[in-house]
RNA sequence: GGGUGACUAGCUCAAUGGCAGAGCAAGCGACUCUUAAUCGCUAGGUUCAGGGUUCAAGUCCCUGGUCACCCACCA
Repeated sequence: GGGUGACUAGCUCAAUGGCAGAGCAAGCGACUCUUAAUCGCUAGGUUCAGGGUUCAAGUCCCUGGUCACCCACCA
């Protein structure tokens, strides 16, 4: 330098262009002599950034960023 993939809650990941969710973690409660485990409830989001398309974008298109991998080049 060329190519491919990923980016969504604190973490790991879902979501057919049509209400952004789950598990774990957190908080509260139940249970327990207490803790752990288990069960219930609650809260938690500028979907990497900026544009475009669309009635409607996490999803499609463009530009940029970060990370991973592959190829090439230089040393």
Molecule: transfer RNA
Organism: Ktedonosporobacter rubrisoli